[in-house]
Context: one part of a larger RNA
RNA sequence: CUGGGCGUAAAGAGCGCGUAGGCGGUCUGGAAAGUCAGUUGUUAAAUCUCCCGGCUUAACUGGGAGGGAUCAUCUGAUACUUCCAGACUGGAGGUCAGCAGAGGUAAGCGGAAUUCCCGGUGUAGUGGUGAUAUGCGUAGAUAUCGGGAGGAACACCAGUGGCGAAGGCGGCUUACUGGGCUGCACCUGACGCUGAGGCGCGAAAGCGUGGGGAGCGAACAGGAUUAGAUACCCUGGUAGUCCACGCAGUAAACGAUGGAUACUAGGUAUAGGGAGCAUCGACCCUUUCUGUGCCGUAGCUAACGCAUUAAGUAUCCCGCCUGGGGAGUACGGUCGCAAGAUUAAAACUC
Numbered sequence: 001c002u003g004g005g006c007g008u009a010a011a012g013a014g015c016g017c018g019u020a021g022g023c024g025g026u027c028u029g030g031a032a033a034g035u036c037a038g039u040u041g042u043u044a045a046a047u048c049u050c051c052c053g054g055c056u057u058a059a060c061u062g063g064g065a066g067g068g069a070u071c072a073u074c075u076g077a078u079a080c081u082u083c084c085a086g087a088c089u090g091g092a093g094g095u096c097a098g099c100a101g102a103g104g105u106a107a108g109c110g111g112a113a114u115u116c117c118c119g120g121u122g123u124a125g126u127g128g129u130g131a132u133a134u135g136c137g138u139a140g141a142u143a144u145c146g147g148g149a150g151g152a153a154c155a156c157c158a159g160u161g162g163c164g165a166a167g168g169c170g171g172c173u174u175a176c177u178g179g180g181c182u183g184c185a186c187c188u189g190a191c192g193c194u195g196a197g198g199c200g201c202g203a204a205a206g207c208g209u210g211g212g213g214a215g216c217g218a219a220c221a222g223g224a225u226u227a228g229a230u231a232c233c234c235u236g237g238u239a240g241u242c243c244a245c246g247c248a249g250u251a252a253a254c255g256a257u258g259g260a261u262a263c264u265a266g267g268u269a270u271a272g273g274g275a276g277c278a279u280c281g282a283c284c285c286u287u288u289c290u291g292u293g294c295c296g297u298a299g300c301u302a303a304c305g306c307a308u309u310a311a312g313u314a315u316c317c318c319g320c321c322u323g324g325g326g327a328g329u330a331c332g333g334u335c336g337c338a339a340g341a342u343u344a345a346a347a348c349u350c
Base pairs, nucleotide, nucleotide: 003322004321005320006319007304008303012318014201015200016199017198021194022193023192025088026087027086028085029084030083031082033081034080035077036076037075038074040072041071048066049065050064051063052062091191092188093187094186095185096183097182098181099180103177104176105175106174107173108172109171110154115149116148117147118146119145120144121143125136126135162169163168206247207246208245209244210243211242215241216240220236221235222234223233258317259316260315261314262313263312266295267294268293269292270291271290272289273288275286276285299306300305323350324349325348332343333342334341335340
């Protein structure tokens, strides 16, 4: 150096962009570095193989011959890899014409509802629970009508529907903007895949500064329950939840399933696009592409199950695992305002 694995047993990084590196389509010519064949040299002795000697054998000592990796040298081979040159279009990208979408950012607008304030009507309860009580209410509540303020979230549509790399995204309008899909020819001509480091994005909670604060609501207070009740239930309620800017960088960040490419029975549903049939539209039928679900054959799997969206058959690249506990901890490093994050042991023990 070489093994076996990673849906659920230990193990896929939360996700992307991309540097080095690794790997890389078809054809022709050249070179000959890798590769392959041979030559010569080298490869100490002992060891190994053969022969002789020795001894009853063996071990062994001595003599002779042979084989030999590696390395160097020279001469060849050119299928594959590599390098150089030329060409190609199927991979990749682009032009043009369309299509769908809660993709992103910013600004503006809207209605329903809750709460609060003001006014009218009106009188003794209301609220809450398993049942109560705390609470609110004759200083006029609850209920009901009218007016106003403010914040947050957007019923129905709504769908194993859509979009996004993931986190995630849902009222309406406008502006700016990313990606995807389809079609026909045309253009570039391998420009590709992956990706250690690196850089960026990254729910909720949390932190800093300044706003905002309707509802909800950790902490906290009270009432119940209970043997107790630092809870579950109820009445209140501060941070927070919201906005701007900055930090933090973690989640059962899950499909517990890394990315790319190719191939391998069918059936059914659904979203978007295209072609055909049809005078047009709707509906229907057939076929195809992209996506999203369910079932299921072969195959795989310890089983469960997966099954063209693979956990099947193969190739390339990255990440990770290596008995349980100690421990995702200590120490040290890096990052952070802090909380902490990240990298990451050992003794000991079973």